[in-house]
Context: one part of a larger RNA
RNA sequence: CUGGGCGUAAAGGGUGAGUAGGCGGUUAUAUAUGUCAGGUGUAAAAAGCUAUGGCUUAACCAUAGUAAGCACUUGAAACUGUAUGACUUGAGUGCAGGAGAGGUAAGCGGAAUUCCUAGUGUAGCGGUGAAAUGCGUAGAUAUUAGGAGGAACACCGGUGGCGAAGGCGGCUUACUGGACUGUAACUGACGCUGAGUCACGAAAGCGUGGGUAGCAAACAGGAUUAGAUACCCUGGUAGUCCACGCCGUAAACGAUGAGUGCUAGGUGUUGGGCAGCAAUGCUCAGUGCCGAAGUAAACACAAUAAGCACUCCGCCUGGGGAGUACGUACGCAAGUAUGAAACUC
Numbered sequence: 001c002u003g004g005g006c007g008u009a010a011a012g013g014g015u016g017a018g019u020a021g022g023c024g025g026u027u028a029u030a031u032a033u034g035u036c037a038g039g040u041g042u043a044a045a046a047a048g049c050u051a052u053g054g055c056u057u058a059a060c061c062a063u064a065g066u067a068a069g070c071a072c073u074u075g076a077a078a079c080u081g082u083a084u085g086a087c088u089u090g091a092g093u094g095c096a097g098g099a100g101a102g103g104u105a106a107g108c109g110g111a112a113u114u115c116c117u118a119g120u121g122u123a124g125c126g127g128u129g130a131a132a133u134g135c136g137u138a139g140a141u142a143u144u145a146g147g148a149g150g151a152a153c154a155c156c157g158g159u160g161g162c163g164a165a166g167g168c169g170g171c172u173u174a175c176u177g178g179a180c181u182g183u184a185a186c187u188g189a190c191g192c193u194g195a196g197u198c199a200c201g202a203a204a205g206c207g208u209g210g211g212u213a214g215c216a217a218a219c220a221g222g223a224u225u226a227g228a229u230a231c232c233c234u235g236g237u238a239g240u241c242c243a244c245g246c247c248g249u250a251a252a253c254g255a256u257g258a259g260u261g262c263u264a265g266g267u268g269u270u271g272g273g274c275a276g277c278a279a280u281g282c283u284c285a286g287u288g289c290c291g292a293a294g295u296a297a298a299c300a301c302a303a304u305a306a307g308c309a310c311u312c313c314g315c316c317u318g319g320g321g322a323g324u325a326c327g328u329a330c331g332c333a334a335g336u337a338u339g340a341a342a343c344u345c
Stems, first nucleotide, its partner, number of pairs: 003317004007299002012313001014200004021193003025087007034079001035076008048066007090190001091187003094183004102176007109153001114148007124135002161168002205246006214240002219235004257312006265290011294301002318345003327338004
């Protein structure tokens, strides 16, 4: 390389938009790029393959036959390509609807924690396995009233919903993306995938400027312990929050790439539609559980496939060395991306 694979054994890119490329619905006509058939030439001999024969066999040797390829040429037209025309089921648009923590911005609300002020009140509070550090007669804890400020939104809440993924949850308003259902008016294959590329991308971290209630790396103290640079306790700074700009990684997980078609059922649930007085039934799109065929090493998967097929992309090829070294690119840095070998088992 071929082959075989990628839920858990090595292996699905974190996610999308999309360029080149690859692949592509139904039908008619033409053509003849691929394709197929015939012929001619070439393809040195040897070798290879097939058959037969010769050394006692084999190796070895001989004889006969034979190959794809390339060039020219004659034809075939199913498939493929190309050109022209047509179609509507794929795709999209329109129209009519309802659902949603989808996104961005602004405003508002109540509960709770903390702090401040004032009142009541008096000796404890707090914390733990037990304690101590800590707070408190300069009046704490508790309780009542008022105020300040920041962050998060109990109940509803749900294998409920939305989003490409990351993710999204108080209420209201403005702007805005997508999906779904029904209809069948319009376009007429406009599609799928997607190397590069671009965009988005939790948390932590970084830069500048704000903010800081609670929580809390680091740090300090108290315990525990043989020790205790921990677990427990009292404090506590970055950070967590906001704006703008970086970073670009995660067990970024369904450890399962995207698309299309096909292959028993049963039972929940979300949003629509149709029929029915209703009970209920049918149907489309999602989301769960169980299960048939089938698959699988087993676990299990099973119309939301890990089944049966096709198209395109990514990736794997024994363990360690190593996601390291070197080089390159990006980054303020941290680092990220790409990514070996010697050696060793």